RNA sequence: GUUCUCGGGGCGGGGUGAGAUUCCCCACCGGCGGUGAUGAGGGUGCUACGGACAUGCACCUUCCAGCCCGCGAGCGCCUGUCGGAAGACAGGGACAGCAGAUUCGGUGAGAAUCCGAAGCCGACGGUCAUAGUCCGGAUGCGAGAGAAC
Numbered sequence: 001g002u003u004c005u006c007g008g009g010g011c012g013g014g015g016u017g018a019g020a021u022u023c024c025c026c027a028c029c030g031g032c033g034g035u036g037a038u039g040a041g042g043g044u045g046c047u048a049c050g051g052a053c054a055u056g057c058a059c060c061u062u063c064c065a066g067c068c069c070g071c072g073a074g075c076g077c078c079u080g081u082c083g084g085a086a087g088a089c090a091g092g093g094a095c096a097g098c099a100g101a102u103u104c105g106g107u108g109a110g111a112a113u114c115c116g117a118a119g120c121c122g123a124c125g126g127u128c129a130u131a132g133u134c135c136g137g138a139u140g141c142g143a144g145a146g147a148a149c
Base pairs, nucleotide, nucleotide: 001149002148003147004146005145006144012026013025014024015023027133028132029122030121031071032070033069034068039063040062041061042060043059044058045057046056066120067119074098075097076095077092078091079090080089081088082087102118103117104116105115106114124136125135126134
């Protein structure tokens, strides 16, 4: 570089009501890459050259963040083309606007990542009633991951 494959989880119980997996109480879930403390798990070797021995050292390997950094889809916005209009199509991140969310305690030389506790966040459209969890766009798109050549 080419091709192929993979690439999002979750409403269970109770209450109110004509009606709610949408409200209230309790519950449940967490995309991709990075960083992940000298961290954690596993393995090998050495210390230890007859045998045995790590809480030490070296190397290999696997794993660890929804709320730290960055990215993605959706909506919106901008540009262009078409259109009388509504709008359709194409493109755009030198547009994050919707759009996010974390503190306290512990250990330690060092932690927004480990351990403990308490908290917080979650596109658009639909709906007998307001949705992170139902239905839909979507057998889509996609950050990316893997394999083969």

This is a predicted structure of a 149-nucleotide RNA (FMN riboswitch aptamer (RFN element)) from Gordonia alkanivorans.
NCBI's taxonomy places the organism under Bacteria, Bacillati, Actinomycetota, Mycobacteriales, Gordonia.
The prediction has a mean pLDDT of 77.